[in-house]
Molecule: Glycine riboswitch aptamer
Organism: Pseudomonadota bacterium
RNA sequence: UUCCCGACCCCGGGAGAGACCGGCACUUAGCAAAAGAUGUCGGCGCCGAAGGAGCAACCGCCCCCGGAAACUCUCAGGCAAAAGGACCAGGGUCGGAGC
Numbered sequence: 001u002u003c004c005c006g007a008c009c010c011c012g013g014g015a016g017a018g019a020c021c022g023g024c025a026c027u028u029a030g031c032a033a034a035a036g037a038u039g040u041c042g043g044c045g046c047c048g049a050a051g052g053a054g055c056a057a058c059c060g061c062c063c064c065c066g067g068a069a070a071c072u073c074u075c076a077g078g079c080a081a082a083a084g085g086a087c088c089a090g091g092g093u094c095g096g097a098g099c
Base pairs, nucleotide, nucleotide: 001098002097004096005095006094007093008092009091010090012088013087018044020043021042022041023040024039025038026036027035028034045079046078047077051075052073053072054071058067059066060065
């Protein structure tokens, strides 16, 4: 110094699927009943883009072995909003590589 690669930080965008059913607690009400976008437990139905796991094209070296997805599985997570969120864009710092 670079329209390169990687890591970290800031910031913007960012999908899917029951505001399900029942019990208990809490709140309103207050004899009860009823209601609630709260908490917890159980049940069935779903989603895949935190994480995790599996296989494969492919790559490393012919084998063994290893790496390997936005595919698959749903363990975890999630199914109003909020939060989270792979990935992408912009900015900054550091390191690497090239010149």